[in-house]
RNA sequence: CGGCGAGAAAGGCAAACCCGGUGCGAACCGGGGACGCAAAGCCUCAGGACCCACGAGGUCGGCUGGGCUACCACC
Numbered sequence: 001c002g003g004c005g006a007g008a009a010a011g012g013c014a015a016a017c018c019c020g021g022u023g024c025g026a027a028c029c030g031g032g033g034a035c036g037c038a039a040a041g042c043c044u045c046a047g048g049a050c051c052c053a054c055g056a057g058g059u060c061g062g063c064u065g066g067g068c069u070a071c072c073a074c075c
Stems, first nucleotide, its partner, number of pairs: 002075002005072001012037002017032006035062001041068003045065003048060004
C1' cells in the first nucleotide's frame, strides 16, 4: 500500500424496556439498560418505511444499495 472480517484482544456503539424532558405526530434528547453491531462512525444520494397542521412540510436510517472516513486482527 492492497485485500479481508474466521477466531481473538484493546477500545467503541447500544435494540427492546424503564424514568425524566421536547414535539400534533413519526420521532428525538438525557439517564438507566444490553438484543445485537466489523463501520450500528458520518452523509441522506437512490429505493423503502412512517408522521402531519397536507406545504416547495417532516421523521427514521439498527431496512437495502451508494459516497466519505477510521480502530484492531489476519493475508
Overview: The RNA shown here (c-di-GMP-I riboswitch aptamer) has 75 nucleotides and comes from Actinoplanes palleronii. Model confidence (mean pLDDT): 84 of 100. NCBI's taxonomy places the organism under Bacteria, Actinomycetota, Actinomycetes, Micromonosporaceae, Actinoplanes.